[in-house]
The prediction has a mean pLDDT of 83. A computed fold for an 87-nucleotide RNA from Sporolactobacillus nakayamae, annotated as c-di-GMP-I riboswitch aptamer.
RNA sequence: UUUUCUAAAGGGCAAAACUACUGAAAAGUAGUGACGCAAAGUCACAGAUCUAAAGCGAGUAAUCGCUAGGAUGGCUGGACCGCCGUA
Numbered sequence: 001u002u003u004u005c006u007a008a009a010g011g012g013c014a015a016a017a018c019u020a021c022u023g024a025a026a027a028g029u030a031g032u033g034a035c036g037c038a039a040a041g042u043c044a045c046a047g048a049u050c051u052a053a054a055g056c057g058a059g060u061a062a063u064c065g066c067u068a069g070g071a072u073g074g075c076u077g078g079a080c081c082g083c084c085g086u087a
Base pairs, nucleotide, nucleotide: 005085012037013036017032018031019030020029021028022027035074041080042079043078045077046076047075048072049071050070055066056065057064058063
């Protein structure tokens, strides 16, 4: 230096639930809290999943159907970057 992720230690992130706020919703943010995580760091590029406000269509109406410019990176793949350093 490269590959790999297998020692120890230090540190890191934070599921569910509850509370508050935002949002039409999915969900997000903050606090409490730890189920887990070696990329649970970043990016919605491909697939997947969730929602359907606006829009379009149906309907007398209630309502129903379609649709992502919304959401999930802690669903999978991909791209970028990266701590410790045993072997």